[in-house]
This is a predicted structure of a 76-nucleotide RNA (transfer RNA) from an Alphaproteobacteria bacterium.
RNA sequence: GACCCUGUAGCUCAGCUGGUAGAGCACGCGACUUUUAAUCGAGUGGUCAUGGGUUCAAAUCCCAUCGGGGUCACCA
Numbered sequence: 001g002a003c004c005c006u007g008u009a010g011c012u013c014a015g016c017u018g019g020u021a022g023a024g025c026a027c028g029c030g031a032c033u034u035u036u037a038a039u040c041g042a043g044u045g046g047u048c049a050u051g052g053g054u055u056c057a058a059a060u061c062c063c064a065u066c067g068g069g070g071u072c073a074c075c076a
Stems, first nucleotide, its partner, number of pairs: 001072007010025004019056001027043001029041003049065005
């Protein structure tokens, strides 16, 4: 330098044939318990990497940029 994969909650990841953003773990609260743990219940938490475009509507499609990973090439 070329190409491929990837970026979504604090963490691990789903959702990507456009139509309400989700799960598990974690966290705080309540129940249970003498207490803790475990268990159960109802919750909190998101500019979907950034900017732009298409569309009635974009996490999802298109373009550019940035971060991470990989393959190939170059290397006196």
The RNAcentral record of the sequence draws on ENA. NCBI's taxonomy places the organism under Bacteria, Pseudomonadati, Pseudomonadota, Alphaproteobacteria. Its Rfam family is "tRNA". By type it is a transfer RNA. Rfam's curators write: Transfer RNA (tRNA) molecules are approximately 80 nucleotides in length.